Predicted 3D model of a 138-nucleotide RNA (c-di-AMP riboswitch aptamer (ydaO/yuaA leader)) from Herbidospora sakaeratensis.
Taxonomically the source falls in Herbidospora (Bacteria, Bacillati, Actinomycetes, Streptosporangiales).
The sequence was found by an Rfam model in a public genome assembly.
Its mean pLDDT, the model's own confidence on a scale to 100, is 78.
It matches the Rfam family "c-di-AMP riboswitch aptamer (ydaO/yuaA leader)". Rfam links the family to the GO terms cyclic-di-AMP binding and regulation of gene expression.

[in-house]
C1' cells in the first nucleotide's frame, strides 16, 4: 500500500427519549448498576361542561404511538385503489419511503389541587429533484 475485524472519539437524523450529581461495579479515555436533580413525555384525578330518549345488529371497553377509515379481488392467506395520518435533516412543491407493535385488565369523557409513570430503540456520511424565503460575512 490494500482488506478485514476489534475498540474509542466526534458529527447529524427519527423518537418525548436528554444533560447533570453523588455512590458502587467491570473487560476502565469507556460502559453498567442504585439512588437524586433539571429538563421533555404519557397516564390517572372535581366543581362546571360533555354524555345520560327509543328500536335493531354486532360487541366488553380502554391507552401509548403518525400507525386509521373506505372499497374491490382472493375458498382462505398474500395484494390492489382512495382518503387521511407521519417521515424525507427550517419552510413549500413534485416525488419517495411509511401506517408497525406493545400495554391495562371488566375499569377510566374533559378535569384545579393532588397521585403515578417513561427518557428506550433505531438510522446516516452531503442526506432525492426544485422553489420560495431568511440569517451571517464582505
Nucleotide at each position: 500500500c490494500u482488506c478485514g475485524g476489534c475498540g474509542g472519539a466526534a458529527u447529524g437524523c427519527c423518537u418525548a427519549a436528554u444533560c447533570c450529581c453523588g455512590g458502587g461495579c467491570g473487560u476502565g479515555u469507556c460502559g453498567c448498576c442504585c439512588g437524586g436533580g433539571a429538563g421533555c413525555c404519557g397516564g390517572g384525578g372535581a366543581c362546571c361542561c360533555a354524555c345520560c330518549a327509543g328500536a335493531a345488529c354486532c360487541u366488553g371497553g380502554g391507552g401509548u404511538a403518525a400507525a386509521g377509515g373506505c372499497g374491490c379481488g382472493u375458498u382462505c392467506c398474500g395484494g390492489c385503489g382512495c382518503c387521511c395520518g407521519g417521515g424525507c435533516u427550517g419552510c413549500u412543491c413534485c416525488g419517495c419511503c411509511c401506517g408497525a407493535a406493545c400495554c391495562c385488565g371488566u375499569c377510566a369523557g374533559c378535569u384545579a389541587a393532588c397521585c403515578c409513570g417513561g427518557c428506550c430503540g433505531g438510522c446516516g456520511c452531503a442526506a432525492g429533484g426544485a422553489g420560495a424565503g431568511g440569517a451571517g460575512u464582505g